[in-house]
Order: sequence, then C1' cells, then structure tokens
RNA sequence: GGAGCGGACCGGGUGACCGCUGGCCGGCAACGCCGGCGAGAGGAAAGUCCGGGCUCCGCAGGACGCGAUGGUGGGUAACGCCCACCGGCCGAAAGGCCCGGGAAAGCGCAACAGAAAGCAAACCGCCUCGCGGGUCCGCCCGCGCGGUAAGGGUGAAACGGUGAGGUAAGAGCUCACCAGCAGGCUGGGCGACCAGCCUGGCUAGGCAAGCCCCAUCGGGAGCAAGGCCAAGCAGGGAGCAGCGCUAUUCUGGCGGCCGGCAACGGUCCGCCAGAAUAGCCGUGGGCCGGUCCGGCCCGCUAUGACUCCCGGGUAGGCCGCUGGAGUGGCCGAGCAAUCGGCCUCCUAGAGAAAUGGUCACCCACCGCGCUCAAGCGCGCGGUGACAGAACCCGGCUUACAGGUCCGCUCCAAAC
RNA sequence: GCCCCAGUAGCUCAGUUGGAUAGAGCACCGGUUUCCUAAACUGGAGGUCGCGCGUUCGAGCCGCGCCUGGGGCG
Repeated sequence: GGAGCGGACCGGGUGACCGCUGGCCGGCAACGCCGGCGAGAGGAAAGUCCGGGCUCCGCAGGACGCGAUGGUGGGUAACGCCCACCGGCCGAAAGGCCCGGGAAAGCGCAACAGAAAGCAAACCGCCUCGCGGGUCCGCCCGCGCGGUAAGGGUGAAACGGUGAGGUAAGAGCUCACCAGCAGGCUGGGCGACCAGCCUGGCUAGGCAAGCCCCAUCGGGAGCAAGGCCAAGCAGGGAGCAGCGCUAUUCUGGCGGCCGGCAACGGUCCGCCAGAAUAGCCGUGGGCCGGUCCGGCCCGCUAUGACUCCCGGGUAGGCCGCUGGAGUGGCCGAGCAAUCGGCCUCCUAGAGAAAUGGUCACCCACCGCGCUCAAGCGCGCGGUGACAGAACCCGGCUUACAGGUCCGCUCCAAAC
Repeated sequence: GCCCCAGUAGCUCAGUUGGAUAGAGCACCGGUUUCCUAAACUGGAGGUCGCGCGUUCGAGCCGCGCCUGGGGCG
C1' cells in the first nucleotide's frame, strides 16, 4: 500500500434576527395580554416482535387442553436477549452462521427416473442345474427353474469402506484394519462434551421450520390501566301561609221548568265541582341610596325555568407523570456478559401534541472551472441523512447522507 | 393502545397431505373469415408467485424477519 474480518462512536458547529410549547417571576384597563429569566427529541423516539415494572380484575388443589421456548454453564427484575464454552457447517486466515431435544415410541411423506424407495428389490450382468441347437470338442447361443446385492445403469437418497480368505458365483459368510452405532469401564471437565479401552450385533437412512413425544415456562387486560373532585340534564328526598273572598266566562254532574205519548231535546233557572282570567285581602322577597305610611315589580300548591339536601356519575378538571433495574469517571470481583463500592451529573412531560425558519461564517462530501497532469490551493454551484417523545424501562429487528477511532488476519514491497 | 387478514400475468381470481415447464377468464399481438370492422375460429407472447434469509433432494405452499394495502375492538 492492497484485500478483508470484528468492535466502539459521532451524526454538523458558532453568531444574529424572527417565531413555537410548558415552567417561574413581575406588570396591567387582568381569567387574557405584555415583559424578563430559564428549559425544550433519538440512536433508533420507529415496527409493536419479545421481556419486565406499575395498575385494576380474577384465583382452593389436580388433570386435560392451548401457546411459547429448545446444546451446556453463567448474567439478569425478566426474556425468544447477552456472555463464555461444546457440537455441526462455511472460510486460506482473522472470523462467520445454526428454531442446535427426540426418527433403535407411534402415524405420515418422498414427484420424475429406476427392476426395486423403506417388512427392500432381480432390468442388464455373474453362477449352478435342466431342455433345445451349434461346435474347430476349449466352448458358444437361446429358453426355463433357481441362486447372487460384488459390477453396470437410475436417482437427492439404493441398507458400511478397503484388503484377504471363502464360494458354483457371491454376500459381515469369516477375519484384519478403518468409519459409525449401542452398552460398560477408566481419565478430564460444574456441564454440554472430549480422549482411551473392552464387549456386542454387523448397520440402525432422511424429513419433526408434517402430525406427534419429552422437558421447562406461561392467569387476563392494559395509563382510554386506575384513583380523586365534579357543572348541566335526568332521578330521589325535604321545604316554600292561600283547598281566602268577589265577579265574569267555559266544561261536567244533579234537581227544577218548558216541549214531546215516550226515548229524548231545550239560546231558561238554581245548586255543586273543576278550570281560566281580572280585581281585592293576606303573605315572602326586592326596589323607591335612612325610618314609617304609601307606591311599584316578582312569587304564592306546584306536571313549578323556585330553594336546599342526597347518591351514582357525563362534560370538564386534578392525580397517576417522570429521579430512574438512570449518566459519566475511578477502584475492585469476573475470561466475559455483568455485579459491588465511592464521587459526580441530570431537570420535555401535554393536548392530537411545541422543539422551527432565514441570513452570514466555518466544517464535511460531491460536481465543474483555473493547472500539461496528480496533489495542494483558489473560485462557483449543490448536498448535510433516517426520522421524531405521549406511563416508564431492558432487548431484538428495521431505516440512516457523511465521517471518526480501536483491534485482528492475509498478500505485496521496502527497511 | 390491543389485534386480525390479504399480496400469484395489465385486471379479476384458481393453485392441499411440498413433487408443473405455475394455470383460467377478460385485455394484448399474429393469422383465417369480411369490401372494411365487430363477433367467431385459431396460434402466440406476457410471471422477481410482495422482498430477504433459512428448512428440505425439491418451496407459490413450511419457518423467521421485513415491506405494502385493508379491516376490527376499546
């Protein structure tokens, strides 16, 4: 210098002006304005995929079911997260990836090709025997009953591999070695597991991100949780001196009178009841800026635009609400995740919701020009992402212009 | 806040114990027919199965993570 691997971090800066949302203080002609001071998004605030805190509801115990997780040990409030290790796979290495329990419990699946695809299987080939034919008498050809998984061919996959013995030909049929499996023993490790030895039968295939089995874990809902205060309307209760007098009108009932044979009818009379209106008296309240008289206005039995009380509770308001499994530094324990001790620092909390804009300079990057060219420099132009709190945390995942730092591997060259 | 469903050709949809070269109708293109067009007949083209990674011999289908669209409850 090149190629690559792993990790940590920043994510524009300064100034001026104009705004936005809360808080505190002050002023006013004050329930809204003005002035001042101070504060005001993130590494993901996002997706809502996991886990917890918090709150309310539910809950004897057991079994079944459902869901989730799945090597081992540790970390943690907890996790499907993190760390270390084990095993497998990939890479030349640094390193990366793995939903990584069980297929010698059961059910199920495997297209096409192929003879045969899961209790294996005889297409070609090889071999014995029988029959027929041929013959140079060595054998060859055809058919048939059988044997054979060593060879060929198909397939993603064909029931261990190599060699020797054995056989009619073959075959774990037998033996040696190797690989793998099961059981046992020894050693190491907390453990997953690793190493070695012995024995066994010779082989047990794949898929559980198909059903299933095993082990472990899991009550439900979510700050619109939940609590407090509480207009108006509706509901309940109590109260508020009039079943006062007169007149008129209307309605209904009874009786009388008149008409009619009667049923019944009538613009007539009386009495009773109810309603409405007006006046008077009484009474409660207010006004006539003091008192009385007097006057005026409003209400007086309620199916009330009245007063008071009551419970639940709507609108609305308040709490929950942000200082916390927090940040940074040092020391200690630990390989690490993480934990402990000491010091230090913090200040959005809110509703459909503020945190922004312009200009100047600087910074980073890109393009163009000046330059023969690279680099440096200068000038001009452009860009500065992804996104955005809404109860709070721990993770995961996803998005992200540009940039910084650290560690490691390999290659090349030089010293 | 808590949940659910869908995505396959330009459009509307099929696609089951995972086994295709992924189909159908409409639309499109060529041919036949006609004086010409439509209809009809006939042939054809057209697909990142939303994306990525995995499981498997093999994925439109199974698993996980994303993206887009739609819906429900309070």
This is a predicted complex of two RNAs, RNase P RNA and transfer RNA, with 489 nucleotides together. Rfam match: Bacterial RNase P class A. Rfam describes the family as follows. Ribonuclease P (RNase P) is a ubiquitous endoribonuclease, found in archaea, bacteria and eukarya as well as chloroplasts and mitochondria. Gene Ontology terms of the family: dimeric ribonuclease P complex, ribonuclease P activity and tRNA processing.